[in-house]
Context: one part of a larger RNA
């Protein structure tokens, strides 16, 4: 002198903007925070029409609607949080895979025959305080199997070519054996299977960078390495059996402490230091420990299963639960916000599409807590009033164009009036082209924010300045009171009877909707 996610004091008109539990990864009331699909399926409440029967309630048959649940597909492994753990191939960077996966989405080439068996729902019965749960019978697929057919697919065996990056790759023949499928429509098309290619995304290795502390010197037996098997999507002590004895460190192993890396980010004339909020990436993690199941993808925040600490509920037998998602309580703390609105936009899940869900987002709420930007008037006015405060030769000085008092402006305040852009497509009507469902044009409708931003009109100096210092560093001086007390202080120091240093006025400096103090960091 700069800086900060700051706190505290004092003060405070306004806009835009951008931030906001740095502490207890303490525990949570209560709501919301991931669904959708009826163009896969089988029932099916409700309503409403038509018929029969009945005196009419009502019942039955059909047809349309079709809630809610079920079987099924796809999503739930994203998106949002937070920094516990982790000094590690975790993260940066730069490489490899002749060692690997990839749902949905693009290109390509064929393919979509036959059968069968349940199961859930519905019914009917029954346990349970529930949570949920047993048992009978029946029932349906794009759910589950068998049978076919397939090859440029997979596996085994032989053979050529070729090419080296050891191990071998590539690529071409030849035989055998083995694997698929699903349909549904509004008749447009959605779909499913197999393959080979892309493309995203991912997985693994490896080189080189990445804290303190030798008042930690020696660590390590799956250890290091082979050989076989087994396991993975793949290598590979990943697992396992057997051989060998080997593997790391003084260029710091092992150990203890600390620590989420990075782009950045303050500072700084660099080179450095110091930190890693807010945004991007990467990683970790989800009450604590563990495990696997699904499933391309998890070893899964709002999943499952078991332990454990807590909470609640209980008919005491048993059960429910996980805010480090939004908002919100309590608690800690100097100290940090609304139990808002909307899906209008942009993304993302489902869906063929209306559409629906979305606490991602996009706005709105408070908080000067940062930064920019605005105003709290402008211009004339000397009787240099008044009053205050200083001096005193009793007349001066200051505040001081300050005020009054003329004029003028009206930004921001208030009032009315008017008022966006963000929207433009999906969808909906027409109209063209041809590739017959796609492309292009055209027209209607579609806004949380928001009566907001703007803009007009009316009134009127109206509605708008604190705060610190003033001994020297250091801009800014005099009275009073006090009298080593009271009390100031970053340093130096200052106050014991003239104090520019306390304390108070008066006057001046320096900032300015802010100033100033404490923390912290260069």
């Nucleotide at each position: 002198g700069g800086a900060u996610g700051a706190a505290c004091g004092c003060u405070a008109g306004c806009g835009g903007u951008a931030g906001g539990c740095u502490u207890a990864a303490c525990a949570c009331a209560u709501g919301c925070a991931a669904g959708u699909c009826g163009a896969a399926c089988g029932g099916g409440a409700u309503u409403u029409g038509a018929g029969u029967a009945g005196c009419a309630a009502u019942a039955c048959u059909u047809a349309a609607u079709g809630a809610g649940a079920g079987u099924g597909g796809c999503g739930c492994a994203c998106g949002g949080g937070u920094g516990a753990g982790u000094u590690a191939c975790g993260c940066g960077u730069a490489u490899g895979c002749a060692a690997c996966c990839u749902a949905c989405c693009u290109g390509u080439a064929a393919c979509u025959g036959g059968a069968a068996a349940a199961u859930a729902g519905c019914c009917c019965c029954c346990g349970g305080a529930a949570a949920c749960g047993g048992g009978g019978a029946u029932u349906a697929a794009u759910g589950u199997u068998c049978c076919a057919u397939a090859a440029u697919g997979u596996u085994c065996a032989g053979g050529g070519a070729u090419c080296g990056c050891a191990u071998g790759g590539u690529u071409u023949u030849u035989g055998a054996a083995c694997u698929a499928a699903a349909g549904c429509u509004c008749c447009g098309g959605c779909g499913g299977u197999u393959a080979c290619a892309g493309a995203u995304g991912g997985g693994c290795a490896u080189g080189c960078g990445u804290g303190a502390c030798a008042u930690u010197a020696g660590c390590u037996u799956g250890u290091u390495g082979g050989u076989g098997a087994g396991g993975u999507a793949a290598c590979g002590g990943c697992u396992c059996a057997c051989c060998a004895a080997g593997g790391c460190u003084a260029u710091g192993a092992u150990g203890u402490c600390u620590a989420g890396g990075g782009g950045g980010u303050c500072u700084u004339a660099a080179a450095g230091g110091a930190u890693g909020a807010u945004c991007c990436c990467c990683c970790a993690c989800a009450c604590u420990g563990g495990u696997a199941c699904u499933g391309a993808g998890a070893c899964a925040c709002g999943g499952a299963c078991c332990a454990g600490a807590c909470u609640c509920c209980u008919a005491c037998g048993g059960g429910a639960g996980g805010c480090a998602g939004c908002a919100g309580u309590g608690a800690g703390g100097a100290a940090u916000a609304u139990u808002g609105g909307u899906c209008a936009a942009u993304g993302g899940g489902c869906g063929c599409a209306a559409g629906c869900c979305u606490g991602a987002a996009c706005c709105a709420g408070c908080c000067a807590a940062g930064c920019c930007g605005c105003g709290u008037g402008c211009a004339g006015g000397a009787u240099g009033a008044a009053g205050g405060c200083c001096c005193u030769a009793u007349g001066g000085g200051u505040u001081g164009u300050a005020a009054a008092c003329u004029g003028c402006u009206u930004u921001u305040u208030u009032a009315c009036g008017g008022g966006a852009a963000g929207a433009a497509u999906u969808c909906c009507c027409c109209c063209g082209a041809c590739g017959u469902g796609u492309c292009g044009g055209g027209g209607a409708g579609u806004g949380a924010c928001g009566g907001u931003a703007c803009c007009g009109u009316a009134c009127g100096a109206a509605u708008a300045a604190g705060c610190a210092u003033c001994g020297g560093c250091u801009a800014a001086c005099u009275c009073c009171g006090u009298g080593c007390c009271a009390g100031c202080a970053g340093c130096c120091g200052c106050g014991g009877u003239a104090a520019u240093a306390c304390g108070g006025a008066g006057g001046a400096u320096g900032c300015a909707a802010g100033c100033g103090u404490u923390a912290u960091c260069c």